Model confidence (mean pLDDT): 79 of 100. This is a predicted structure of a 268-nucleotide RNA (Bacterial large signal recognition particle RNA) from a Candidatus Hydrogenedentota bacterium. Rfam family: Bacterial large signal recognition particle RNA. Rfam describes the family as follows. The signal recognition particle (SRP) is a universally conserved ribonucleoprotein involved in the co-translational targeting of proteins to membranes. The sequence was found by an Rfam model in a public genome assembly.
RNA sequence: AUGCGUCUAGGCGGGGAGCCAGCGGUGCCCUGUACCCGAAAUCCGCUCGAUGCGGGGCCGAAAGCCCGGCCGAGGGUUCGGCUCUCCGGGAGAUGAGAGCGUGUGGAACGUGUCGAAGGCCGGUCCCCGCGCAACGAAGGGCCGUGAACCGGGUCAGGCCUUGACCGGAGCAGCCCUAAGCGCGCUGACUUCGUGUGCCGCGGAUCGGCCGGCCGGAGCGGAAAGCCGUUACUUGCCCGGGAAGUCGUUCUCGACGCCGGGGACGCAU
Numbered sequence: 001a002u003g004c005g006u007c008u009a010g011g012c013g014g015g016g017a018g019c020c021a022g023c024g025g026u027g028c029c030c031u032g033u034a035c036c037c038g039a040a041a042u043c044c045g046c047u048c049g050a051u052g053c054g055g056g057g058c059c060g061a062a063a064g065c066c067c068g069g070c071c072g073a074g075g076g077u078u079c080g081g082c083u084c085u086c087c088g089g090g091a092g093a094u095g096a097g098a099g100c101g102u103g104u105g106g107a108a109c110g111u112g113u114c115g116a117a118g119g120c121c122g123g124u125c126c127c128c129g130c131g132c133a134a135c136g137a138a139g140g141g142c143c144g145u146g147a148a149c150c151g152g153g154u155c156a157g158g159c160c161u162u163g164a165c166c167g168g169a170g171c172a173g174c175c176c177u178a179a180g181c182g183c184g185c186u187g188a189c190u191u192c193g194u195g196u197g198c199c200g201c202g203g204a205u206c207g208g209c210c211g212g213c214c215g216g217a218g219c220g221g222a223a224a225g226c227c228g229u230u231a232c233u234u235g236c237c238c239g240g241g242a243a244g245u246c247g248u249u250c251u252c253g254a255c256g257c258c259g260g261g262g263a264c265g266c267a268u
Base pairs, nucleotide, nucleotide: 001268002267003266004265005264006263010059011058012057013031014030015029016028021047022046023045024044025043035056036055037054038053065261066260067259068258069257070256074252075251076250079247080246081245082244083243085241086240087239088238089237090236095234096233097232098230099229100228101227103226104225109220110219111218118214119213120212121211122210123209124208125207127203128202129201130200131199132197133196134194135193136192137191138190139189140186141185142184143182144181145180151176152175153174154173159168160167
C1' cells in the first nucleotide's frame, strides 16, 4: 500500500433567537434531506467532562468520523440616517388655510336743502328687578260618593227573656259618617311654576325706532382686494415613545470550500 474481517472510537444532521443560574430537548426561525417508535411548557433530561431522555434498528475507519482555516444563508446587538405615526412643549400673523372687525374699499341703486353726518334732550321697544293679573300643578275648602258582617242611628219580621207587661241583642231596609275615591266645583285661601300680559312701579341706557332743538352736506350700500386681529387646522422648531427601512459596531453562525488527522486482528 492492497484485500478480508472486528463492529472498537464514532456516526445516522447542524445552527440562531427565546426559556434557564447554566447546558441540552420539545414549540418558533434559518439551513436543506438527514434511521424508526414514545413522552415532554405551571414541561422533559442534566450540572460546566452539562450539547437531551426511554425503547428498537442500521452504518462504521471513510465523499459519511475528528480538528483547523476560509466563505457566509440567517439570527441577536451598539450607534446613526431616513420614512411614517403618537405624545408633550415652543415660536410664528413674512408658509398656507380658517374665524373675527362701527376698519378700509365700493357697483347698481336708494336716501338727503321738504335738511345728511354729528351733538344734546325726551319718548318708546328691547333688557333687569319687584308687584299685579292670567294659566297650570299641589294643598286646603266645598259638593258628591263611600262599610254584606268586623262604623253610628233607627231597627219591620224573626230571636232571647218573662206567666204577662216591661226589657235585651240585632239581620235586611232607610238615614248618616271614616279612610278612600272623583278628567267634580273653587271669582274665599296657601305654596310653587311659566314659550303668558296693548298692566303698574323702579332701574339700566350698549342697541333699534320716533319726536324736538343745534348743525349745514353728505349718508346708506354686495363681493374681491387691502389693513388689523385671533394660534383654531395644517406646516415649522425642540424633546420623548413605537414601528418600518438603510448603513454601521460587536457577536453567534447553517450549507459549502480548502488543509490536516484517524483503532485492532489476519493475509499478500
The organism belongs to Candidatus Hydrogenedentota, within Bacteria.